Source information:
Transfer RNA from Pseudenhygromyxa salsuginis, 73 nucleotides, folded computationally.

[in-house]
RNA sequence: CGAGACGUGGCCCAGUUGGAAGGGUGCUCGCUUUGGAAGCGAGGGAUCGUGGGUUCGAGUCCCACCGUCUCGA
Numbered sequence: 001c002g003a004g005a006c007g008u009g010g011c012c013c014a015g016u017u018g019g020a021a022g023g024g025u026g027c028u029c030g031c032u033u034u035g036g037a038a039g040c041g042a043g044g045g046a047u048c049g050u051g052g053g054u055u056c057g058a059g060u061c062c063c064a065c066c067g068u069c070u071c072g073a
Stems, first nucleotide, its partner, number of pairs: 001072007010025004019056001027043005049065005
C1' cells in the first nucleotide's frame, strides 16, 4: 500500500426478508441457610464504533472515517 472479516449492557454472543433489541454470565435486592455456596424469584443496565445518506420506519441497506484481527505485497 491492497484485500477480507469483525465492532450490539461490565464480559461473551444472537438478532432471519428493514417493523424498533434478546440470551448466557456477572451485578443489586429478596426467599431459602446457623452462616456461606448452590437453587428460586424480582430488578437496574444498550441512544447497536463515529458521522452522514436512503426510507413512513435502519442493529440490518448505501457512503466516508476510526479501531481490532487475518491474508497478500
The sequence is in RNAcentral, with records from ENA. The coordinates come from a structure-prediction model, not an experiment, and the mean pLDDT is 81. RNAcentral records the identical sequence in 2 taxa.